Transfer RNA from a Candidatus Bathyarchaeia archaeon, 71 nucleotides, folded computationally. The RNAcentral record of the sequence draws on ENA. The coordinates come from a structure-prediction model, not an experiment, and the mean pLDDT is 82. It matches the Rfam family "tRNA". The family's RNA type in Rfam is transfer RNA.
C1' cells in the first nucleotide's frame, strides 16, 4: 500500500432490522454468632460521524482502533 475479521456492561460475550440478553466482577438486603457460600432485587452498555428506513447493534458509505494475510 491491497485484503480480509473484530469494536456491544469492569472482564468474557449472544443477539443481526422492531424491548439489547447471559456469565463473572459490583452494590443492597435476607440467609449466618462473624465471614464465606447460597437467595432476591439493583446499576451500569452498541468506537466515532452520516446515509438508508416509520424504525438501525443489524444494511451503505467514511473514520479510527485492533488482529490476520498478502506484497
Nucleotide at each position: 500500500g491491497c485484503c480480509g475479521g473484530a469494536g456491544u456492561a469492569g472482564a468474557u460475550u449472544a443477539g443481526u432490522g422492531g424491548u439489547a440478553g447471559a456469565u463473572c466482577a459490583c452494590c443492597a438486603g435476607c440467609c449466618u454468632g462473624u465471614g464465606g457460600a447460597g437467595c432476591u432485587g439493583g446499576a451500569g452498555g452498541g468506537g466515532c460521524g452520516g446515509g438508508u428506513u416509520c424504525g438501525a447493534u443489524u444494511c451503505c458509505c467514511g473514520c479510527c482502533u485492533u488482529c490476520g494475510g498478502c506484497c